[in-house]
RNA sequence: GGGGACGUAGUCUAGCCUGGUUAGGACUACAGGUUUGGGACCUGUCAACCCCGGUUCAAAUCCGGGCGUCCCCA
Numbered sequence: 001g002g003g004g005a006c007g008u009a010g011u012c013u014a015g016c017c018u019g020g021u022u023a024g025g026a027c028u029a030c031a032g033g034u035u036u037g038g039g040a041c042c043u044g045u046c047a048a049c050c051c052c053g054g055u056u057c058a059a060a061u062c063c064g065g066g067c068g069u070c071c072c073c074a
Stems, first nucleotide, its partner, number of pairs: 001073007010027004020057001029045005050066005
């Protein structure tokens, strides 16, 4: 320099192709229940779409440009 994949809570991840429910799940954290206490278990709560722009009634999703990570070629 060329090509490809990816970016969603503190961590991991579904959803994207085919736009439309309050963005779902697991772990963690916090609170409560249970227990003599702890662990385990049960219930509840908090917390997220990398950035900018475009299209659209409506964008995590489609389009463009950036930024970052990884892989391949040179």